[in-house]
Context: one part of a larger RNA
Molecule: large-subunit ribosomal RNA, domain VI
Organism: Candidatus Anstonellales archaeon
Order: sequence, then C1' cells, then structure tokens
RNA sequence: UGUAGCUCUUUGAGGGAAGGGGUCUUUUAGUACGAGAGGAACUUGGACCCGGGGCCUCUGGUUUACCGGUUGUCACAGGCACUGCCGGGCAGCCACGCCCCAUGGUGAUAAGACCUGAAAGCAUCUAAGGUCGAAGCACCUCCCAAAACUAGAGAGCAAAGCCCGCCCAUAGCAGAUGGGUUUGAUAGGACGGUGGUGUAAGCAGCAAGGGCAACCGAGCUGCUCAGCCAGCCGUUACUAAAGG
Repeated sequence: UGUAGCUCUUUGAGGGAAGGGGUCUUUUAGUACGAGAGGAACUUGGACCCGGGGCCUCUGGUUUACCGGUUGUCACAGGCACUGCCGGGCAGCCACGCCCCAUGGUGAUAAGACCUGAAAGCAUCUAAGGUCGAAGCACCUCCCAAAACUAGAGAGCAAAGCCCGCCCAUAGCAGAUGGGUUUGAUAGGACGGUGGUGUAAGCAGCAAGGGCAACCGAGCUGCUCAGCCAGCCGUUACUAAAGG
C1' cells in the first nucleotide's frame, strides 16, 4: 500500500519446531547362546551430563542507588585520592540456583518379508487384488499465520473511532510497542508500609592517662531496633498530563 468504516475476537490454506541427545546403573540374567572360556537383547526402575525454553521463592554472584567503618589532605561538612580503601547490601540483571522439554498412539509408506494369483494347466511377492514393515513422512503437541489476490468468518459500535501533543513504562538506539491524559493514581512529591545499614547528631554519666592547677582526654554506656536511605508495595490530586 492492498484487502473500501472502526474496534475486538477468531478460522487455518501454508510455514516453522528440540514432546531432543548421551553416559552409568537396576531388572531381564549369569538367562538365551556356547563343549567350555565367556556372555547378550526386547522390557523395567534410578541417577547424572549435554542441548533447548522460562523464572528469581531459595542458594550464590554483581549491585560506581544506598548504609556503615577508616587513612591522607590541619575544625566541621563536603570534595579528591582506582568506587581512595574496607565491611554489608534491596530492586534489577544473572547462574553456580529453581521449573519444564511425559507415557505414547493412529494412518500411509521405504528397503525388506509375505498371501492369493495368472500371463505360461507347473512355478512365481505382481501383472489385477491383499497383509505387514523404519529414529524417516502425515496427524494428535507447541509457535507464526487472511498479502491465503478465492485477500476469509463472527460480534459490537455509528461521528464511532483514530492520530498529533502532553505525563509515562511491563517497551525502548531512533521509529515502533504498551499505559495514562482531570469522568484521572500515569509520573513526580508528601505520608505510611516493607526492606538495607547497624545505633546518628546533641546532651548526660563513666573513663586509661596527662597536668602544679585550671583543665585536657581516645573511648564506653544511656536517651536509640536509633539516624540515614530506597529503582519496591500502598494511600493521597500537592505538582505535571485541562490542548488540537
């Protein structure tokens, strides 16, 4: 762009695929087979590895948001020194973590094995006809799919709907996608919860020791499960979405 309104839901022509692969072990079985030595298989239970897909409850990483400790820079705070160094660490992203990839069946066949059976009084699996037979093919499973030009079907709606702008994220290089746009919790803020760190400042008490004295004094304890902080979960129109 087409399929001649829009929105939503679908059919499935056709296409794709990994209900995947392997090792060890149990059973079969010291059986079949074999004089013996030796020594299977179909079947069955279990464990593990590789491969594929998804997830973050747990475990473990990272976590230059964050919290704390500490050295130098001569108050404090902040900055800088590889994030200065060190100890922790939510969300997110991950694997070393967790879950799934089941047992199989049906149909038509290949090579092959056969039945019946003439041409050719016999014989012959084949010429007519019929029965079987693969991890392969088709279907049962999963994914895409009406641009399948035979361009499908159904329901609802009738200025319906859509777009630009604006606020955003389950999306993201840009487009695109998804949500919201006051009839509003979309984002920010505020408040609360939950969580991280680990007990702030200040004050009070104590304190090794130093000092003639006045006083100085690292540190410890209490107020304090504090203080600080948050990409999370809620509440709340305070701010921004009030337009075309």